[in-house]
Molecule: Bacterial RNase P class A
Organism: Bacteroidales bacterium UBA5266
RNA sequence: ACAGCAAUUCGUUCUGUCGCUGUAUGGAUAAGAUUCAUACAGAGGAAAGUCCGGACAACAUAGAGCACCAUACUUCCUAACGGGAAGGGCUUGUGAAAACAAGUACAGAUAGUGCCACAGAAAAUAACCGCCUUGCAAAAGGUAAGGGUGAAAACGUGAGGUAAGGGCUCACGCUAUAAACAGGUGACUGUUUAUAGGGGCAAACCUUAUGGGUUGUAAGACCAUGUAGACCGAGGCUAAAGGGUUGCUCGCCCAAUCUCGGAGGGUAGGUCGCUUGAGGUGUUUAGUGAUAAACAUCCUAGAUAAAUGACAGAAGUUUUGAGUAAUCAAAAUACAGAAUCCGGCUUAUAGAAUUGCUGUUUUU
Numbered sequence: 001a002c003a004g005c006a007a008u009u010c011g012u013u014c015u016g017u018c019g020c021u022g023u024a025u026g027g028a029u030a031a032g033a034u035u036c037a038u039a040c041a042g043a044g045g046a047a048a049g050u051c052c053g054g055a056c057a058a059c060a061u062a063g064a065g066c067a068c069c070a071u072a073c074u075u076c077c078u079a080a081c082g083g084g085a086a087g088g089g090c091u092u093g094u095g096a097a098a099a100c101a102a103g104u105a106c107a108g109a110u111a112g113u114g115c116c117a118c119a120g121a122a123a124a125u126a127a128c129c130g131c132c133u134u135g136c137a138a139a140a141g142g143u144a145a146g147g148g149u150g151a152a153a154a155c156g157u158g159a160g161g162u163a164a165g166g167g168c169u170c171a172c173g174c175u176a177u178a179a180a181c182a183g184g185u186g187a188c189u190g191u192u193u194a195u196a197g198g199g200g201c202a203a204a205c206c207u208u209a210u211g212g213g214u215u216g217u218a219a220g221a222c223c224a225u226g227u228a229g230a231c232c233g234a235g236g237c238u239a240a241a242g243g244g245u246u247g248c249u250c251g252c253c254c255a256a257u258c259u260c261g262g263a264g265g266g267u268a269g270g271u272c273g274c275u276u277g278a279g280g281u282g283u284u285u286a287g288u289g290a291u292a293a294a295c296a297u298c299c300u301a302g303a304u305a306a307a308u309g310a311c312a313g314a315a316g317u318u319u320u321g322a323g324u325a326a327u328c329a330a331a332a333u334a335c336a337g338a339a340u341c342c343g344g345c346u347u348a349u350a351g352a353a354u355u356g357c358u359g360u361u362u363u364u
Base pairs, nucleotide, nucleotide: 001360002359003358004357005356006355007354008353009352010351012315013314014313015312016311017310018309020042021041022040023039024038025037026036027035028034044335048346049345051344052343053342054341055340056216057215058214059213063250064249065248066247067246068212069211070210071209072208073087074086075085076084077083088106089104090103091102092101093100094099107207108206112205113204114201115200116199128147129146130143131142132141133140134139155173156172157171158170159169160168174197175196176195177194178193179192180191181190182189183188220272221271222270223269231262232261233260234259235258242254243253244252245251279298280297281296282295283294284293285292286291316333317332318331319330320329321328322327
């Protein structure tokens, strides 16, 4: 210098004219109905998806059994999470190794059931070729070392033994389980001993452990105006018809002019929720880190048919062309708009900058 990977930040700037919304102050006006002036503020990193978790609100007060759903290595962070940080195991890639990087649906296969297509003799109650023994031959018996099929074929290597072979015996290993000791908060790691020796799949059924109330701001609360607290039917007010508690059952709770249906009458206006927060920024301390605490400082949309803009000029960035260069010309400038709020995840995105790691090349 180039390329790749990962993380973080920005993602347009300035001036002028006109316009919109909110708040504050002041004026006009009988009047927060309206209007004028000034000042300040006014759509994101994802506002998107509606996938998770909450705050908040109503039901509303509590449980048991069965079912259903979700989660699943350890420790820590957080209001919580299926999120984040740091680790452990396993797998894969590079590498002689150490190490680095990536992935991980990572509780349990010794509770039980089930599946492993095709090929192959056989996918666990094995015997095709081969090897050995007997036999003239056909064939019979033995075998699982060698070969073939396959993703996977009865733990691996070596020696002995055998008719030929086989953990048949021995030595060293591998895997699993258990125990002891040492280290670690822990998942686990190391060493030793003993037992056993076909695997894989639970993103198959299942088992174990933990957890799960519902609905959602059009939730909900209040005010004003107006009417018919009236009519008809059915059920109920005792131990309650009806409603609520993820689904069902039991239990519990609410309900004393109640619940459901019919016919009919009045109204459709407004206020709150609504933005001061699990808030932002800076410094210090603690921690590997996510993060936490202390101090200081700031207030940064609140619309309701839905404001946050339009026009003009000059720049910025990128691309192309011309030029030795300075520079000139043209084109482009992404994804995209708050609606109760917050923390995550996922998806879209023209480009620019910074940091770290790896590789290649060149120079010193």